Bacterial RNase P class A from a Planctomycetaceae bacterium, 363 nucleotides, folded computationally. The prediction has a mean pLDDT of 78. Taxonomically the source falls in Planctomycetaceae (Bacteria, Pseudomonadati, Planctomycetota, Planctomycetia). It matches the Rfam family "Bacterial RNase P class A". Rfam links the family to the GO terms tRNA processing, ribonuclease P activity and dimeric ribonuclease P complex. Rfam classes the family as a ribozyme. About the family: Ribonuclease P (RNase P) is a ubiquitous endoribonuclease, found in archaea, bacteria and eukarya as well as chloroplasts and mitochondria. A source record names the gene rnpB.

[in-house]
């Protein structure tokens, strides 16, 4: 230098001035929590999709079994998880590393498209053979066979070709008509007893067995764990107005304070009035200080724990975080809170870092 693997980080900057939503402090007055000034705070790495999974609220719950639906190698982490870390296995990359819905296919049931004879427990299409049975020749005898050749009927047979994603272990040797785990050797594989190593998932070995039992469970099932149900529009409170219930009740209201007058409402189904309960509008809470952030030290391969110490960093409620302008670069993706967290996925311009692998060169 080229080409890659693994993690991490940033997400226009600095400045002016108008504004927006909250918080604090102080002023003024008309005390509404109203107006002004003033000070400090105001989106993310995914706020996204709402896909696991908790907290919180409310309901509903003796106990068991089923069904339903999720999860699935160990062994750790955590509040909990389908998340993470670490480690086995297989696969894939020359590596650094990467994928894996990664329990069971001898519990039973399905299904294996097209090819092809056969796709599961038996079968045979070109072939191979035809020892044995039987057919035909030809010889020779002691007349009842016998040796020999043909053809390939019955059959034998799974080496070989062909077909498939897959065909019932593989290579040698032996055998045998011709083949075949038919037999033996070794190699995979399976089952089993055992040593040894690891908490474990599994690794490494000896030995025996029958020689070998295809594939799918993101196809039904089986087997073990898990798992009440709804959501902040959740819930709590306080509550005009209008209806209603009860008690009082001949009067009440307006016209500037008083009488007169005058309008009005009422006059017992009752003006007015006082008290109640649910509870609509509207109001307050739930609302953000938290499984928090950031440093250091301890523990831990590591996910993560713990210990001190320091910080506070949005809280609207039809929904604020925005314009302008000025500057400067590398010219700004994707996107925006809505009870609050941990996860996963998705999206997303460009730009840094850290570690590590493989190739060339050079010294």
């Nucleotide at each position: 230098g080229g080409a890659g693997a693994a993690g991490g980080c940033c997400a226009g900057g600095c400045g002016a001035u108008c504004g927006c939503c909250g918080c604090g402090a102080g002023a003024c007055g008309u005390u509404c929590g109203g107006u002004c000034u003033c000070g400090g705070g105001g989106a993310g790495g995914a706020a996204a999709g709402u896909c696991c999974g908790g907290g919180c609220u409310c309901c509903g719950c003796a106990g068991g079994a089923c069904a339903c639906g999720g999860c699935a190698g160990u062994g750790g982490g955590u509040a909990a998880c389908g998340c993470c870390c670490a480690c086995c296995g297989u696969c894939c990359g020359c590596g650094a590393g990467g994928a894996c819905a990664g329990g069971g296919a001898c519990a039973g049931u399905g299904c294996c498209a097209c090819a092809g004879a056969a796709a599961g427990c038996a079968a045979a299409c070109c072939g191979c053979c035809g020892a044995u049975c039987g057919g035909g020749g030809a010889c020779c005898c002691u007349c009842g066979g016998g040796u020999c050749c043909c053809a390939g009927g019955a059959g034998g047979u799974a080496a070989g070709g062909g077909u498939g994603a897959a065909a019932c272990g593989g290579u040698g040797c032996g055998g045998u008509a011709a083949g075949a785990g038919c037999g033996c050797a070794c190699c995979a594989g399976c089952g089993g007893a055992c040593c040894g190593g690891g908490u474990g998932a599994c690794c490494g070995g000896u030995c025996c067995g029958g020689c070998u039992u295809g594939g799918u469970a993101a196809a039904c099932c089986c087997u073990g764990c898990c798992g009440g149900g709804a959501g902040c529009a959740a819930g709590a409170c306080c509550g005009a107005g209008c209806a209603g219930a009860g008690g009082g009740g001949a009067g009440g209201u307006g016209c500037g304070g008083u009488c007169c007058g005058c309008a009005c409402c009422a006059u017992a189904c009752g003006a007015c009035u006082c008290u109640c309960g649910g509870g609509u509008a509207g109001g307050u809470u739930g609302c953000u200080g938290g499984a928090g952030g950031u440093g250091a030290c301890g523990g831990g391969c590591a996910a993560c724990c713990g210990u001190c110490a320091u910080c506070c960093u949005a809280g609207a409620g039809a929904a604020a975080u925005g314009a302008u302008c000025g500057u400067c670069c590398a010219c700004g993706a994707c996107a925006a809170a809505a009870c609050c967290c941990g996860g996963c996925u998705u999206a997303u311009c460009g730009g840094c870092c850290u570690u590590c692998u493989c190739c060339g060169g050079c010294u």